[in-house]
This record gives sequence, structure tokens and C1' cells, in this order.
RNA sequence: GCGCCUGUAGCUCAGCCUGGAUAGAGCAUCGGGGUCCUAACCCGGGGGUCGCAGGUUCAAAUCCUGUCGGGCGCG
Repeated sequence: GCGCCUGUAGCUCAGCCUGGAUAGAGCAUCGGGGUCCUAACCCGGGGGUCGCAGGUUCAAAUCCUGUCGGGCGCG
């Protein structure tokens, strides 16, 4: 330098191919219950400009272009 994979909540990921209705799950965290206390367990809450910028579209996490970070391969 070239090619491929990847980036979504504090962490691990789903959703992307085939655009659509408030963007989800588990864990963690916070509040309550529970217990003599703690834990297990049960109930509830908060938390995300979907890496960044631009474009297409009535509408973009999803399609297109550029760009940055991480991984693998080739030269």
C1' cells in the first nucleotide's frame, strides 16, 4: 500500500442481508421487598446523537461515499 472482518447502554452482544411504528437482551448499577444481618431469590427504575462526517429517501442502526479506531490476511 491492497483486501476482508469489526465498532450499538458501564461490560458482553442481538437487530443490518430484505429501510418503517417508542432501539432491545443478559450482566452490572440504583431503589424497594426478602433476612436478626448478608447472600440467593422477587418487583421496579435510570442509562445509548447506533465510531465520526456527508449523501440518498416521506423515513436510515440498516443503503451509498469518505474518514478514524481495533483485528486478520497478502505484498